[in-house]
Molecule: SAM riboswitch aptamer (S box leader)
Organism: Pedobacter sp. BAL39
RNA sequence: UGCUUAUAGAGAAAGACGGAGGGAUUAGACCCUGCGAAGUCUUAGCAACCUGUGCUUACAAGGUGCUACAUUCUACCGGGACCGGCAUACUGGCCACCGAAAGAUAAGUU
Numbered sequence: 001u002g003c004u005u006a007u008a009g010a011g012a013a014a015g016a017c018g019g020a021g022g023g024a025u026u027a028g029a030c031c032c033u034g035c036g037a038a039g040u041c042u043u044a045g046c047a048a049c050c051u052g053u054g055c056u057u058a059c060a061a062g063g064u065g066c067u068a069c070a071u072u073c074u075a076c077c078g079g080g081a082c083c084g085g086c087a088u089a090c091u092g093g094c095c096a097c098c099g100a101a102a103g104a105u106a107a108g109u110u
Stems, first nucleotide, its partner, number of pairs: 002109006013043005021032003026075004044067003048064003051060003071102001077099003084095003
């Protein structure tokens, strides 16, 4: 790097350096940012996964991780029969909603 499985609408700060971007990419929107972005370091905190205790309810914080906004939101793929909403003379349609994909994290593996 690739692959597999699982998880995620909750949770959780400050300082130093730095000096203009950031929120994954594509498109659109919106938000944060010289009252200091990204990144690096230090300390603190949170508790997603592994680990330990414990024994089904929790605790610990050793390893990784994380500490604005639901994975920031929507679209891009499929469903949307029924139950809901909108539209329509009827069929068709649109939305809500659900899933997948993709990304992120953990564990295992190559």